[in-house]
Context: one part of a larger RNA
RNA sequence: UAGUAGCAGCGAUAGUCGGGUAAGAAUCCCGACGGCCUUACGAGCAAGGGUUCCUCGGCACUGUUCGUCAACCGAGGGUUAGCCGGUCCUAAGUCCGUUCGUAACUCGCGACGGACAAAAGGGAAACUGGUUAAUAUUCCAGUGCUUCUCUGCAGUGAAACCGACGCCUCGGGGUCGACCGGUCCGGGCCUUCGCCCGGACGAACCGUCCAAAUCCGUGGAAGCCGUAACGGCACGAAGCGGACGAACGGCGGGAUAGCGCAAGCCGGUUCAACCUGGGGCCCGUGAAAAGGGAGCAGAGAAUCCGUACCGAGAUCCGACACAGGUGCUCGUGGCGGCGAAAGCCAAGGCCUGU
Numbered sequence: 001u002a003g004u005a006g007c008a009g010c011g012a013u014a015g016u017c018g019g020g021u022a023a024g025a026a027u028c029c030c031g032a033c034g035g036c037c038u039u040a041c042g043a044g045c046a047a048g049g050g051u052u053c054c055u056c057g058g059c060a061c062u063g064u065u066c067g068u069c070a071a072c073c074g075a076g077g078g079u080u081a082g083c084c085g086g087u088c089c090u091a092a093g094u095c096c097g098u099u100c101g102u103a104a105c106u107c108g109c110g111a112c113g114g115a116c117a118a119a120a121g122g123g124a125a126a127c128u129g130g131u132u133a134a135u136a137u138u139c140c141a142g143u144g145c146u147u148c149u150c151u152g153c154a155g156u157g158a159a160a161c162c163g164a165c166g167c168c169u170c171g172g173g174g175u176c177g178a179c180c181g182g183u184c185c186g187g188g189c190c191u192u193c194g195c196c197c198g199g200a201c202g203a204a205c206c207g208u209c210c211a212a213a214u215c216c217g218u219g220g221a222a223g224c225c226g227u228a229a230c231g232g233c234a235c236g237a238a239g240c241g242g243a244c245g246a247a248c249g250g251c252g253g254g255a256u257a258g259c260g261c262a263a264g265c266c267g268g269u270u271c272a273a274c275c276u277g278g279g280g281c282c283c284g285u286g287a288a289a290a291g292g293g294a295g296c297a298g299a300g301a302a303u304c305c306g307u308a309c310c311g312a313g314a315u316c317c318g319a320c321a322c323a324g325g326u327g328c329u330c331g332u333g334g335c336g337g338c339g340a341a342a343g344c345c346a347a348g349g350c351c352u353g354u
Base pairs, nucleotide, nucleotide: 015033016032017031018030019029020028034351035350036349037348042330043329044328045327048310049309052308053077054076055075056074057073058072062070063069082145083144084306085305086304088122089121093116094115095114096113097112098111099110100108101107126143127142128141129140130139146302147301148300149299150298151297152296153295161292162291166281167280168279169278170277171276172275173274177270178269179268180267181266182265183200184199185198186197187196188195189194201258205253206252207251208250209249214243215242216241217240218239223233224232225231259264282286316325317324333345334344335343
């Protein structure tokens, strides 16, 4: 330069009043009222960060003002696993060793062997409730399950098969959610009829049940049977009977567990997930390996690493508390509607796009 530029501009215009603390309060805390976000400003993870998490004590710094506040400063505390993930397997591929060719190599779509490579592929096994200021499928309570070792018994079958798979489309089963009707419980209004709001829960696991497909028996159709659709049939249709056989599904146990102040029921519709089947498409035909298949009972064993917190209009990458960038999941909360649209509202979050 200069007390100058800036501290306003974004469809998110958000605060106001009362009380508290304090030397000091528009800015911190509490309450009320008023607002904002709904494919996100909510919830759960990954990468990355690395203590930023929680508590106490501070305000010189940082904070676009203030500050008693803080992701700042000081101190102390906090991350608990056989069953979540790594660890194991192989994938495109990467690396190492040996070896051959060559005068030689850093050369060779060489050869052989070994190791590595997925926290979104494959894969042994855990759920419910409680608890901390801060961790929890890890601690505690209850109830389960798996593998390995040893012992005993059974068994000589060890393999088929599973793992194990494209895209599009249409059926059937079907839970959660949502919606509808009733009944019960709690609350509000009114205390007369009644109306309105909320709730009526309960896992893994163990047992059991079955649709489709397939197969068998019976039967014996010359035109019948059947589908949403394509279709099927004397190389045996319909009809009748049986075998095998699904769900994260139903039912029973789990559970005179737990949770709830209490009730802790009945029925329906539409149906994410999950299960099952049909059809269409291809000059594209849609991984591999470990492992499983492979018994029963009892006893014992189950090490190591990760686990706090943020995950973003302030904890990541952008020199910044930067209007930028950043992968996955919840898409089924309601009204509205073709809809994951607009607009509005729950749950939850926020009034610091300081």
Record summary
A computed fold for a 354-nucleotide part of an RNA from Halorientalis regularis, annotated as large-subunit ribosomal RNA, domain III. Rfam family: Archaeal large subunit ribosomal RNA. Rfam links the family to the GO terms structural constituent of ribosome and ribosome. Lineage of the source: Archaea > Methanobacteriati > Halobacteria > Haloarculaceae > Halorientalis. It was read from a public genome assembly.